A computed fold for a 75-nucleotide RNA from a Sphingomonadales bacterium, annotated as c-di-GMP-I riboswitch aptamer. It was read from a public genome assembly, where an Rfam model found it. The source organism's lineage runs through Bacteria, Pseudomonadati, Pseudomonadota, Alphaproteobacteria and Sphingomonadales. The model forms 95% of the base pairs in the Rfam consensus. The coordinates come from a structure-prediction model, not an experiment, and the mean pLDDT is 91.
[in-house]
């Protein structure tokens, strides 16, 4: 350094729900709130599901696969 995810340490993110805002909608943003997550950091390339439509466009990265970056460090 790589694979990998044991013990710990420092931490990180933040489901459902609620309030406000944006959107035709799926859903997103901010604040609260924690179900959980070793990438629940980031990216729509593939599949799935969802929305608008019907030559297509969008949403979901916390649905799975893949790509890429990162903290710690046993076997």
């Nucleotide at each position: 350094g790589g694979c990998c995810g044991a013990a710990a340490a420092g931490g990180g993110c933040a489901a459902a729900c609620c309030a406000c805002c944006g959107g035709c909608g799926a859903c997103g943003g901010u604040g609260g709130g924690a179900c959980g997550c070793a990438a629940a950091g980031c990216c729509u390339c593939c599949g799935g599901u969802c929305c608008c439509a019907u030559g297509g466009g969008g949403a979901u990265a916390g649905c799975g696969g893949g790509g890429u970056u990162g903290c710690c460090g046993a076997a």